[in-house]
RNA sequence: AGCGAAAAUGGCAAACCUGUCGCGAGGCAGGGACGCAAAGCCACGGGACCCUCGAGGUCAGCCGGGCUACCGAAC
Numbered sequence: 001a002g003c004g005a006a007a008a009u010g011g012c013a014a015a016c017c018u019g020u021c022g023c024g025a026g027g028c029a030g031g032g033a034c035g036c037a038a039a040g041c042c043a044c045g046g047g048a049c050c051c052u053c054g055a056g057g058u059c060a061g062c063c064g065g066g067c068u069a070c071c072g073a074a075c
Base pairs, nucleotide, nucleotide: 002075003072004071011036012035016031017030018029019028020027021026034061040067041066042065044064045063046062047059048058049057050056
């Protein structure tokens, strides 16, 4: 450095419910845990989705890619 344990310490939080913002996709906050070793961050490529269809927007928990990061068994 790769890698990722029936390890440790911690972390995040799907569906659903409530509140709130948004035309919407969805966002945020609280509850809640299906899961996650980057489920941390970035719309760069592909993809999906929305609209007022444009030099528009949403999704990073769809797949790639980039950047950053805790721990340390085996290899």
The RNA shown here (c-di-GMP-I-GGC riboswitch aptamer) has 75 nucleotides and comes from Actinotalea subterranea. The model forms 95% of the base pairs in the Rfam consensus. NCBI's taxonomy places the organism under Bacteria, Actinomycetota, Actinomycetes, Micrococcales, Actinotalea. It was read from a public genome assembly, where an Rfam model found it.